[in-house]
RNA sequence: AGAGUCGCCCGAACCAUCGCGGUGUAGCAAUACAUCGAGGAAAGUCCGGACUCCGCAGAGCGCAGUGGUGGGUAACGCCCACCCCGGGAAACCGGCGGGAAAGUGCCACAGAGAAUAGACCGCCUGUUAGCAAUAACAGGUAAGGGUGAAACGGUGGUGUAAGAGACCACCAGUGCAAGAAGUAAUUCUUGUAGCUAGGUAAACCCCACUGGGAGCAAGGUCACGCAGAUAACGUUUGAGAGCUGCUCGCUCGAGUUAUCGGGUAGACCGCAUGACGGCGUCAGCAAUGGCGCUGCUAGAGGGAUGAUGGUUCACGACAGAAUCCGGCUUAUAGGGCGACUCUUCUU
RNA sequence: GUCCUCGUAGCUCAGUUGGAUAGAGCGAUCGCCUCCUAAGCGGUAGGUCACCAGUUCGAUUCUGGUCGGGGACA
Numbered sequence: 001a002g003a004g005u006c007g008c009c010c011g012a013a014c015c016a017u018c019g020c021g022g023u024g025u026a027g028c029a030a031u032a033c034a035u036c037g038a039g040g041a042a043a044g045u046c047c048g049g050a051c052u053c054c055g056c057a058g059a060g061c062g063c064a065g066u067g068g069u070g071g072g073u074a075a076c077g078c079c080c081a082c083c084c085c086g087g088g089a090a091a092c093c094g095g096c097g098g099g100a101a102a103g104u105g106c107c108a109c110a111g112a113g114a115a116u117a118g119a120c121c122g123c124c125u126g127u128u129a130g131c132a133a134u135a136a137c138a139g140g141u142a143a144g145g146g147u148g149a150a151a152c153g154g155u156g157g158u159g160u161a162a163g164a165g166a167c168c169a170c171c172a173g174u175g176c177a178a179g180a181a182g183u184a185a186u187u188c189u190u191g192u193a194g195c196u197a198g199g200u201a202a203a204c205c206c207c208a209c210u211g212g213g214a215g216c217a218a219g220g221u222c223a224c225g226c227a228g229a230u231a232a233c234g235u236u237u238g239a240g241a242g243c244u245g246c247u248c249g250c251u252c253g254a255g256u257u258a259u260c261g262g263g264u265a266g267a268c269c270g271c272a273u274g275a276c277g278g279c280g281u282c283a284g285c286a287a288u289g290g291c292g293c294u295g296c297u298a299g300a301g302g303g304a305u306g307a308u309g310g311u312u313c314a315c316g317a318c319a320g321a322a323u324c325c326g327g328c329u330u331a332u333a334g335g336g337c338g339a340c341u342c343u344u345c346u347u
Numbered sequence: 348g349u350c351c352u353c354g355u356a357g358c359u360c361a362g363u364u365g366g367a368u369a370g371a372g373c374g375a376u377c378g379c380c381u382c383c384u385a386a387g388c389g390g391u392a393g394g395u396c397a398c399c400a401g402u403u404c405g406a407u408u409c410u411g412g413u414c415g416g417g418g419a420c421a
Stems, first nucleotide, its partner, number of pairs: 001343010012312007020037007039318001043329002046327005051215004058248004063211005068082005083097001084095004098206002103204002105200003120145002122141008153171006172196002174193008219269004228260006240252003276295008313316001348420007357373004366404001375391005397413005
């Protein structure tokens, strides 16, 4: 200098005027003054919680979710560290990453054969025919060819009629046993068994662990208003409900359900100080945690944050709260900082 | 706001233990029939299976994410 990887941050600034919403003060009120007023994702609603109600939720089956190991956390499918596998020259990135020697299923087409496999060509032996080449039949074989995404260890040798882990050497894998390192996943070493075992569990399934249900339109308080009718089921021979997919069990229980008709559609709480942010320090590889100091004002309910003018710049992206937090994912003009890798050149 | 469900040809829909040519009806278009049209008959075209990744030898189908549509709840 060039190419690239990872992490983090900012994402228009200032002034004036007018306008909108909340809070406080003053005021009978209108209003005036002061002050505050979107985000890193407020989004998707994909996970996990707080909170609230259902009687704190029993048993069995089922269902759903998670899935290397250790740690962090209120919790998680999140985060950190490590292990293994795959990709990359490297920095680094990706992985629903338990079990296929529990069982079942599936593996199209092609191919002889697709899982206790098989013989199309080929190789070899025998018999018959033939002068011979060769052909037919019976048998052996799986080394070679061929098919396929995948063909039942690989290479070399011994052996044989031809061959074959049939046997041997080396290599690869697996199981078992022992030892070493590590909390563990796992890794390494040695011995041993000719054991060679296909893939698929984001197919059923098995194993381990987790899960009660509903959700702020939860739920609570106050106020206002109304008119019943018909049908079905039921009142201890129990409709229906808690309890949700089913069964059992427990509890409540005199009304319940459907259709038509009638009424209301107001106010307040929940609701803004919290698993909160910043700085320092300590523990830890890190995620994170402990301690100290300090900071804090969106809160609507037809739903607020905009407009105009001026100055400056890199000329402004994605987008806007609705119970609240922790994550993940997705969108994002442009700019900045830090760490690292590779190549080339110069000293 | 909370939750559920769907996306396949221009339109309405099929498509199951995952198997490669993805079908049907209507419509479009060409031809036949008719004096002409409709109806009828025959043929043809038309698909990023909403999109992006992953699992698998192989994905419309299975898994995750994204986008869009529809519905329920006072």